[in-house]
Context: one part of a larger RNA
RNA sequence: GGAUGAACGCUGGCGGCGUGCCUAACACAUGCAAGUCGAGCGAGAAACAUAUAACGGAAACUUCGGUAGAAAUUAUAUGUGGAAAGCGGCGGACGGGUGAGUAACGCGUGGGCAACCUGCCCUAUACAUUGGGAUAACAACGAGAAAUCGUUGCUAAUACCGAAUAAGCCUCCAGUAAGGCAUCUUACUGAAGGAAAAACUCCGGUGGUAUAGGAUGGGCCCGCGUCUGAUUAGCUAGUUGGUAAGGUAGAGGCUUACCAAGGCAACGAUCAGUAGCCGACCUGAGAGGGUGACCGGCCACAUUGGGACUGAGACACGGCCCAAACUCCUACGGGAGGCAGCAGUGGGGAAUAUUGCACAAUGGGGGAAACCCUGAUGCAGCGACGCCGCGUGAAGGAAGAAGGUUUUCGGAUCGUAAACUUCUAUCAGCAGGGAAGAAAAAAAUGACGGUACCUGACUAAGAAGCCCCGGCUAACUACGUGCCAGCAGCCGCGGUAAUACGUAGGGGGCAAGCGUUAUCC
Numbered sequence: 001g002g003a004u005g006a007a008c009g010c011u012g013g014c015g016g017c018g019u020g021c022c023u024a025a026c027a028c029a030u031g032c033a034a035g036u037c038g039a040g041c042g043a044g045a046a047a048c049a050u051a052u053a054a055c056g057g058a059a060a061c062u063u064c065g066g067u068a069g070a071a072a073u074u075a076u077a078u079g080u081g082g083a084a085a086g087c088g089g090c091g092g093a094c095g096g097g098u099g100a101g102u103a104a105c106g107c108g109u110g111g112g113c114a115a116c117c118u119g120c121c122c123u124a125u126a127c128a129u130u131g132g133g134a135u136a137a138c139a140a141c142g143a144g145a146a147a148u149c150g151u152u153g154c155u156a157a158u159a160c161c162g163a164a165u166a167a168g169c170c171u172c173c174a175g176u177a178a179g180g181c182a183u184c185u186u187a188c189u190g191a192a193g194g195a196a197a198a199a200c201u202c203c204g205g206u207g208g209u210a211u212a213g214g215a216u217g218g219g220c221c222c223g224c225g226u227c228u229g230a231u232u233a234g235c236u237a238g239u240u241g242g243u244a245a246g247g248u249a250g251a252g253g254c255u256u257a258c259c260a261a262g263g264c265a266a267c268g269a270u271c272a273g274u275a276g277c278c279g280a281c282c283u284g285a286g287a288g289g290g291u292g293a294c295c296g297g298c299c300a301c302a303u304u305g306g307g308a309c310u311g312a313g314a315c316a317c318g319g320c321c322c323a324a325a326c327u328c329c330u331a332c333g334g335g336a337g338g339c340a341g342c343a344g345u346g347g348g349g350a351a352u353a354u355u356g357c358a359c360a361a362u363g364g365g366g367g368a369a370a371c372c373c374u375g376a377u378g379c380a381g382c383g384a385c386g387c388c389g390c391g392u393g394a395a396g397g398a399a400g401a402a403g404g405u406u407u408u409c410g411g412a413u414c415g416u417a418a419a420c421u422u423c424u425a426u427c428a429g430c431a432g433g434g435a436a437g438a439a440a441a442a443a444a445u446g447a448c449g450g451u452a453c454c455u456g457a458c459u460a461a462g463a464a465g466c467c468c469c470g471g472c473u474a475a476c477u478a479c480g481u482g483c484c485a486g487c488a489g490c491c492g493c494g495g496u497a498a499u500a501c502g503u504a505g506g507g508g509g510c511a512a513g514c515g516u517u518a519u520c521c
Base pairs, nucleotide, nucleotide: 001521002520003519004518006517007516008515009514010513013390014389015388016387017386018385019383020382021348026346027345028344030343031342032341035090036089037088040087041086047080048079049078050077051076052075053074054073060067061066097301098300099299106226107225108224109223110222111221112220113219116218117217121214122213123212124211125210126209127208129163130162131161132160138153139152140151141150142149143148169194170193171192173190174189175188176187177186178185179184199206200205227273228272229271234264235263236262239261240260241259242258243257244256245255246254276298277297278296279295280291281290282289283288303324304323305322306321307320326337327336328335329334354380356379357378358377362376363374364373365372366371393423394422395421396420403414404413405412406411427462430456431455432454433453437448465510466509467508468507469506470491471490472489476505477504478503479502480501486493487492
């Protein structure tokens, strides 16, 4: 000098774009953050309409005896209607957060899989025949404070289970041909065995099953690279290898049995400490050094530890089970919870924001669609936290006014500075207009927002501070103080004329900032 997710002190006009718990992976009140599909299924509340019945008794008429029968109410039936819940499907494995752990094939980079998987999507081919038994919802009864649960009975499906069929597929056996990278791979032929399907419809379609290919996403393996300590020198029994089996989508001590005795290490094993890694960012002429906030890729985690289930995909942040700590409810028998999602609270801290608006756009989930959901996202709010831009006026104006400071008392300086004259109107304020972002032929649809922007009128009005002035280092005098009070980055100032302390005048530097502190180059 440059830089920062900064903080502190003094000060503070506006706008744009960014950015904002670095500390306690501490604990969390409250609200929201993942639903959707009635074109898979049964059942169907409220409400409305109509009809019937019961009840009711108004208007009107009256010979005052009655006749008459409306509205309202209730029940039943039918129709419209579609709430809440349920079965079923898809999605809750994405998106969002955090960096605790991890020195590791975790990450980066380059390869390999003849050792693998891949829902939705695209392409192609071949199919969808025929049966069955349940169950939730619901009802009745019961248990419980609750959470919730039990028994009996009824019912549906694109839920579940048989049988049939099999172009192709799987397993196994035999054969032929070609190829390769060892195990082998591919193609063809033959024999045996095995496994499918679901309908809905507004008749346009949308779905279902099997096989093959693609695309996308993943899994595994390998070479190289990846911090410090030897005041850590030996480490290792599933350990290293083999055989067999199991397991997996799949190779593999991944697991088990048996056999062998290996494997790693001074080119640093093991142990200990520290740490998410990278693209990048900062600095530097570069080499290098430092960092890993924001944004993007990968990994890991979801109160702590363990486990599996479902599924194409999880060993699953807002799923399940067990254990532990903590918090809450309880009728003491038993239950409920997990903000490292968005806001917000307490706590910690030098320190870090609103319990905001909207799905209008982009994107995601569901749906045929309409649409619903979306604290992703788009916006707004707060903070000079950063960068950038603009303003706080411009021109003229010497009696060099008054006043301040200083003085050798002549003057010098603040100083064209002010006053005064003329002018302008950026920003802010006021008034009028007013977007793009939004759309395949039309219409409709904007949170931001009456925002940006444009125009008009109006007033110099509403808008400057901070640090420094001994040398380094740009900028000097007066007074006060008297080794005191104090200053200080280094050298060093201060003990009676201090350009170094404090104040004032003047000056220098930067400027809505300026200094200090911390850290890196």